[in-house]
RNA sequence: GGGCGAGUGGCGGAAUGGCAGACGCGCUAGACUUAGGAUCUAGUGUAGCAAUACGUGAGAGUUCAAGUCUCUCCUCGCCCA
Numbered sequence: 001g002g003g004c005g006a007g008u009g010g011c012g013g014a015a016u017g018g019c020a021g022a023c024g025c026g027c028u029a030g031a032c033u034u035a036g037g038a039u040c041u042a043g044u045g046u047a048g049c050a051a052u053a054c055g056u057g058a059g060a061g062u063u064c065a066a067g068u069c070u071c072u073c074c075u076c077g078c079c080c081a
Stems, first nucleotide, its partner, number of pairs: 001080007010025003018064001026044006045054003057073005
């Protein structure tokens, strides 16, 4: 340099154009326990008291609607040279 694939919360990851983060782990609070573990209940993307706003690597495009389709770029991995 060329080809292919990937990028989503604290982590693994789901969502095949229609409520983003299901589900699990972790974490927080509570119950239980002498205490801890295990178990159970509730909560847990970010900001905010709340209403609400924003959020899928960055930017642009298509669309009523984009994590998903198209283009450019960035980063990472694999293969070829």

Record summary
A computed fold for an 81-nucleotide RNA from a Candidatus Melainabacteria bacterium, annotated as transfer RNA. Model confidence (mean pLDDT): 80 of 100. Rfam family: tRNA. The source organism's lineage runs through Bacteria, Bacillati and Candidatus Melainabacteria.